[in-house]
RNA sequence: AUCGAGAGGGGUGGAGGGAUAUGGCCCUGUGAAGCCCCGGCAACCGCCGUCUGCAGCAGCCUUCGGGUUCGUGGCAGAGGGAAAGGUGCCAAGUCCAUCGGACGAGCGAGUCCGGCAGAU
Numbered sequence: 001a002u003c004g005a006g007a008g009g010g011g012u013g014g015a016g017g018g019a020u021a022u023g024g025c026c027c028u029g030u031g032a033a034g035c036c037c038c039g040g041c042a043a044c045c046g047c048c049g050u051c052u053g054c055a056g057c058a059g060c061c062u063u064c065g066g067g068u069u070c071g072u073g074g075c076a077g078a079g080g081g082a083a084a085g086g087u088g089c090c091a092a093g094u095c096c097a098u099c100g101g102a103c104g105a106g107c108g109a110g111u112c113c114g115g116c117a118g119a120u
Stems, first nucleotide, its partner, number of pairs: 001120003008038005016027003021098004039090003044086002047081002050078005056072002058069004094117001099114005
């Protein structure tokens, strides 16, 4: 920074799983988790190229203070591209709520915003 998008088959395994806690709601013997194979999604890292900026090198000019860009590589930023490599991911919004606030006259339901936590 992003998280309402996207992408699953086979084998093995044999009862759990959806991060953690509670509650809910789901998935699961029409076979959970885990492991293996193959496939896919995405574009975080890395890669390619464009533009902009910065400082340098080189060239040129110089009143010696510096100026400048047709070159060269570096750093940063913004679009774009590819998917060979490294990660990640492939039920449901990060499955939903939890804490705070706003709108609901009040209670409750609900909607929205933010936070916490988590994932990449």
SAM riboswitch aptamer (S box leader) from a soil metagenome, 120 nucleotides, folded computationally. Its mean pLDDT, the model's own confidence on a scale to 100, is 79.